[in-house]
RNA sequence: CAGAGUAGGUGCCGCGCAUCAAGUGCCGCCGGGAUGGGAAGUCGCCCGCGGACGAAAAAUCCGGAAGCCGGAUUUGUGUUGCGGUACCGCGUCCGCUG
Numbered sequence: 001c002a003g004a005g006u007a008g009g010u011g012c013c014g015c016g017c018a019u020c021a022a023g024u025g026c027c028g029c030c031g032g033g034a035u036g037g038g039a040a041g042u043c044g045c046c047c048g049c050g051g052a053c054g055a056a057a058a059a060u061c062c063g064g065a066a067g068c069c070g071g072a073u074u075u076g077u078g079u080u081g082c083g084g085u086a087c088c089g090c091g092u093c094c095g096c097u098g
C1' cells in the first nucleotide's frame, strides 16, 4: 500500500402464511440485545412497551339449512415468513493475508 471477512439490504428460485386478517410498514419511549478475528460502538439491525393507520380479490367443483355458509383446488394479491443463491456491505483501535 492492497486484500479478506459482520449485522443487514436488494433481485431471483423453492417451500409456506394470510387474504372473514395476522403480518409488513409508520410514530413515540429511552428499555434491552446482538453485531467482520478481538475490544468497545451507532445515524444501521433485532426484541419489548404504547399509539395511529390499513389492503385485491376472483374462478371451478362438492356438500348443505339456499344467493349465503363450509371444504378443496387454481389464478392473483401482500411494501408477508423461512431457506437457497447472486450482488452490495462496519466509521475507530488492534489483529490476519500478500
Stems, first nucleotide, its partner, number of pairs: 001098003008088009017078003026051004031047003037094003041090001057075008
Predicted 3D model of a 98-nucleotide RNA (THF (Tetrahydrofolate) riboswitch aptamer) from a sheep gut metagenome. The coordinates come from a structure-prediction model, not an experiment, and the mean pLDDT is 83. The RNAcentral record of the sequence draws on MGnify.